[in-house]
Molecule: FMN riboswitch aptamer (RFN element)
Organism: mouse gut metagenome
This record gives sequence, structure tokens and C1' cells, in this order.
RNA sequence: UGUCUUCAGGGCAGGGUGAAAAUCCCGAUCGGCGGUACAGUCCGCGACCUUCCGCAAGGAAGCUGACCCGGUGGAAUUCCGGGACCGACAGUGACGUGUGUGAAAGCACGAAGUCUGGAUGGAAGAAGAUG
Repeated sequence: UGUCUUCAGGGCAGGGUGAAAAUCCCGAUCGGCGGUACAGUCCGCGACCUUCCGCAAGGAAGCUGACCCGGUGGAAUUCCGGGACCGACAGUGACGUGUGUGAAAGCACGAAGUCUGGAUGGAAGAAGAUG
């Protein structure tokens, strides 16, 4: 500097209410990749999603959640101690709001990081083989 192969995302235990809940309540538990003093929360990337270009493969742009204090140290929002916080899209619901009614039902909207689904997918990247 090529080619090929493989790998590459985890998690509601236990309990309360109830006809029914992994979605409500108590509590439990999870954390992709590269950088850097070891990172879910810093910097950057990937995927999801949106728009544009393209016959397509794909490319470009955009969007994309969350951390503080103390300690050690040359150096740490990364380690140690303490206390917090975040988690796309679609589906599903006992709850909430509005509507409706004599009262309801019904209807509309909202309500899951862990369930189901796109995904036995793809990928940032990692390792190995070979020229």
C1' cells in the first nucleotide's frame, strides 16, 4: 500500500396493586467503537431518523441523551470515595389529561434503557492471513 477471512450491544432479580403489568409503585439491573491517566455523561465516530444527489450500490449534509463535589497524582468530568443523571423509532397497557354521559362505554392525546419489532440486519472498529 492492496486482497481475503473471522469477530464486533448489554440489561427488571425479588416484591406491591390488580382479572390482567418485565410498561404503574417499591426495588433491581445494563452501558457499542476510537481518543485521552482506565469514560454510558469529555472530544470524535457508528447505527437509528430527516433532507438532497444517484438506475442502484452508495455519497453528502443535518439530527442525535446525560455529571458534579472531594481525594491521590506530573497528568484523571476516565482511577478511588460520595451523591446524581441519560437512554432513538414503531408496537403493546391497568395510569393521566381532554371529550362524552343521568352515570358509563367509547373517542383523542400522552405513558417501556431492559418486552416485541426493523435486526440471524448493518456498522464504528478489532484481530488474523496473504501479496